RNA sequence: UCUUGUUAAAGGCAAACUCGUCGAAAGACUUGGACGCAAAGUCACGGAUUUAAAAUCUAAGGACUAUGAUAGUUGGACUACCCUG
Numbered sequence: 001u002c003u004u005g006u007u008a009a010a011g012g013c014a015a016a017c018u019c020g021u022c023g024a025a026a027g028a029c030u031u032g033g034a035c036g037c038a039a040a041g042u043c044a045c046g047g048a049u050u051u052a053a054a055a056u057c058u059a060a061g062g063a064c065u066a067u068g069a070u071a072g073u074u075g076g077a078c079u080a081c082c083c084u085g
Base pairs, nucleotide, nucleotide: 002085005082012037013036017032020029021028022027035072041078042077043076045075046074047073048070049069050068056063057062
């Protein structure tokens, strides 16, 4: 430097649900909580999924749409403890 995750050791993160807050919503942050995770660390560049405020269309019900969101959806980029080779 690349690689492996079988076994450990030291640790780490935190699903569902929940307290409070923000948001049109999706969802995010926070509190408690652990389903799990060897990158469940960081990044919205590509795919995918998701919401539809505004805009447009419709007689109406609604339809369409990302400039919003998801990194615990996937590919990729960057960083990284220990062990194996």

The prediction has a mean pLDDT of 86. c-di-GMP-I riboswitch aptamer from Pseudalkalibacillus decolorationis, 85 nucleotides, folded computationally. It was read from a public genome assembly, where an Rfam model found it. The source organism's lineage runs through Bacteria, Bacilli, Caryophanales, Fictibacillaceae and Pseudalkalibacillus. Rfam family: c-di-GMP-I riboswitch aptamer. Gene Ontology term of the family: cyclic-di-GMP binding. From the family's description: GEMM was predicted in a large-scale screen for bacterial structured RNA regulatory elements.